The part of an RNA shown here (large-subunit ribosomal RNA, domain II) has 694 nucleotides and comes from a Candidatus Eiseniibacteriota bacterium. The prediction has a mean pLDDT of 84. Its Rfam family is "Bacterial large subunit ribosomal RNA". The full RNA is in RNAcentral, with records from ENA. Lineage of the source: Bacteria > Bacteria candidate phyla > Candidatus Eiseniibacteriota.

Context: one part of a larger RNA
């Protein structure tokens, strides 16, 4: 890993709701007992339940009772249905759907591993080095010291044998659940090592690492209490039918768990009960919006108060381009400001339409209590998030089907089920790929675009609008002029149009600045304003808008989905056909609910039940609720089936919405079926499930 099996909501008592069944103001028996005994038998057994009365804490009264002296009051009567069974929902207590813990305690086993301890043995090539003590010599007064020799001590030195694990590589489904290979440490010591023996689990040993105590240690291993417990994960087996949530409130040692409400299901009852729009009648302070309050805030006037300065013995007194309340104009701002106010929304209505139980109330049974996106209002963040808290729609969740290349939320649009049939939504029509290489007018030249941004920024190019100049000749280009006073004054080392300051006149003219730029040390040179001619029709400035450019950088070649597209297959306007979904509509079928209308068949006359018709419904997780398929055993039943061939297997055909059933051939060789009720070890793909075979 694949097949095969095998694997989870039971049972028991009590409660309660619901359907059926018996009896009914009654209802029913346990235990235990007789007889029967091939039985889910027959009968006895009234002990006790429940239920007909309440009320009072009791005594005790009683359709009343309690409190009180007694009223009021308060619970009850008036207003009667229960009881046993039986099947099912649920809930309770039990392991209570099944499988998982770490783990807690009880009694045992364990030091042949290791740890440490006791007892008794055993082991350490060889080399080095030379304490003490001593001899002799030398020395002292004697000592001491000193050479020499001898001696042979050391948790001494270097290294085997034993011990060890510091390094690095190898090894890592290993040769090995700790190893191998090359190197290191100790190696007469606190050494190493053999035999025997001792301490035991909250205990022991520990030169101390929470180490070790049999590959297993922050509390061993075996059983047992035990199905501990798990508010957690993980799985939970056939079918068709109708509805159809929620991820919020409060509260919770609560926050991935709860309990109650909400939101869903079924069942029973009940009122012109509810939704929606319209009209009327009403709350109200939000959006703007305003400054009348609170506040904030700017420029100015006025004018207190306070700085400065001047004056001043003191009192006063003058000046302000300084701060500045009040006050006045002007302009403004504010979620927690309103002098003002909406659109909605929300209540209400003996009204009208519409829709038709969609309302309300009792009761069984859930699920849910992590939500999320998108658009619009807001807070919070940083007018950040695929970010966060709220409101309010929508849709996802639980929604499939066209479109957006691809995509839970976006755009269309709610899928009963067929059908080689028709419209038409978003979106689209050149090929990929179904429709227009459609029409009519424009724009764009950037491959802009369909296919990314922005402050700036540019004689790109459409339209428009204003405004100067111009046949008395403009715009641009060329020729030519562009002078004088004068080097303007002043500054300066120099300033001559041109470093700076200051004035900015005048003359000759056709025109020329006391000078626009470049240039010099300083002149000088070259340019311009400005005339003139040439030549012949337009030339500029500024403003509104389309549409395009520049800004524009990401990491393996690139790309609008791809091809490819230029009067468009791009943008804008407008017009017309056609494509296009599980929407619509057409034709058949099925299911549900309801409707009167018809018809049939039961029937305890409430009513149930089939078939036609109409009509309206039929996405769908959590879950509620109904109808059914099938497995094994029982009871009963049939003119049951079966060697003339059961079951099972296998292959085909029919029928059945399906779960399944039925028939036919084959194999196989002995059991096996319908009906109609019972009763459950009753349905497998998944729990890294368990056996098992391959």
């Nucleotide at each position: 890993g694949c097949c095969g099996g095998u694997g989870a909501g039971u049972u028991a008592a009590u409660g309660u709701a619901u359907g059926c069944g018996g009896c009914g103001a009654g209802g029913u028996u346990a235990a235990g007992c007789g007889c029967a005994c091939g039985a889910g038998g027959c009968g006895c057994g009234g002990a006790g339940c429940c239920g007909u009365a309440g009320c009072g804490a009791a005594a005790g009264c009683g359709a009343g009772u309690c409190c009180u002296a007694a009223c009021c009051g308060g619970c009850g009567a008036a207003u009667g249905a229960g009881u046993c069974g039986c099947a099912u929902g649920c809930a309770u207590u039990a392991g209570a759907c099944c499988c998982g813990a770490a783990g807690c305690c009880g009694a045992g086993u364990g030091a042949u591993c290791u740890a440490c301890c006791c007892a008794u043995g055993u082991c350490c090539a060889g080399g080095a080095u030379a304490a003490a003590g001593c001899g002799c010599g030398u020395g002292u007064a004697a000592c001491a010291g000193u050479g020499c020799g001898u001696g042979g001590a050391g948790g001494u030195c270097c290294g085997a044998a034993c011990c060890c694990a510091c390094c690095a590589g190898a090894g890592u489904u290993g040769a090995a659940a700790a190893u191998c290979u090359g190197g290191g440490g100790g190696a007469u010591g606190a050494g190493g090592u053999g035999u025997g023996g001792g301490u035991a689990g909250g205990g022991g040993u520990g030169a101390a690492a929470g180490g070790c105590c049999a590959a297993u240690c922050a509390a061993a291993c075996u059983c047992g209490g035990a199905g501990a417990u798990a508010g957690c994960u993980g799985g939970u087996u056939c079918u068709c039918c109708u509805c159809g949530a929620a991820a919020u409130a409060g509260c919770u040692u609560u926050a991935g768990g709860g309990c109650u409400a909400g939101c869903c299901u079924c069942c029973c009852g009940g009122a012109u009960u509810g939704a929606g729009u319209a009209a009327c009648g009403g709350c109200g302070g939000u959006a703007g919006a305003g400054c009348a309050c609170u506040g904030a805030a700017u420029g100015g006037g006025c004018u207190a108060g306070g700085g400065g300065c001047c004056c001043u013995a003191c009192c006063a007194g003058g000046c302000u381009a300084c701060c500045a309340a009040a006050c006045c104009c002007a302009a403004u701002c504010a979620a927690a400001c309103u002098c003002c106010g909406a659109a909605u929304u929300c209540c209400g209505u003996u009204u009208a339409c519409u829709u038709g139980u969609a309302u309300c109330g009792g009761g069984g049974g859930a699920g849910u209590g992590a939500g999320g996106c998108u658009g619009u209002g807001u807070g919070g963040g940083a007018u950040a998030a695929g970010c966060u808290u709220c409101a309010u729609a929508g849709c996802c969740g639980a929604g499939a089907g066209g479109g957006a290349a691809a995509g839970a939320a976006c755009c269309c649009a709610g899928a009963c089920c067929g059908c080689c049939a028709g419209c038409u939504a978003a979106g689209g029509u050149c090929c990929c790929c179904a429709a227009g290489u459609u029409c009519a007018g424009g724009c764009u030249a950037a491959g802009u675009g369909c296919g990314u941004u922005a402050a700036g920024g540019a004689u790109g190019u459409g339209a428009g609008a204003u405004u100067a100049c111009c046949g008395a000749g403009a715009c641009a280009a060329c020729u030519g002029g562009g002078a004088u006073g004068u080097u303007g004054g002043c500054u300066u080392a120099g300033a001559a149009g041109c470093a700076g300051c200051c004035a900015c006149c005048a003359u000759u003219u056709a025109a020329a600045g006391a000078g626009u730029g470049c240039g010099u040390a300083a002149c000088a040179g070259c340019u311009c304003a400005c005339c003139a001619g040439u030549c012949a029709a337009g030339u500029g400035a500024c403003c509104u808008u389309g549409c395009g450019c520049c800004g524009a950088u990401a990491a393996u070649a690139a790309u609008c989905g791809g091809g490819a597209c230029u009067c468009a297959a791009g943008c804008c306007u407008g017009a017309u056909a056609c494509c296009g979904a599980a929407g619509c509509u057409g034709c058949g079928g099925g299911a549900u609910c309801g409707a009167c209308g018809c018809g049939g068949g039961c029937u305890a006359c409430g009513g149930c039940u089939c078939g036609c018709u109409c009509g309206a419904u039929c996405g769908g997780u959590a879950g509620a609720g109904g109808a059914g398929c099938g497995u094994u055993c029982c009871a009963u039943u049939g003119u049951g089936g079966a060697g003339c061939g059961a079951a099972g297997c296998u292959c085909c055909g029919u029928c059945g919405c399906g779960a399944g059933a039925c028939g036919g051939g084959g194999u196989g060789g002995a059991c096996c079926g319908g009906a109609u009720g019972g009763a459950a070890g009753u349905g497998a793909c998944u729990a890294u499930g368990c056996c098992g075979g391959c």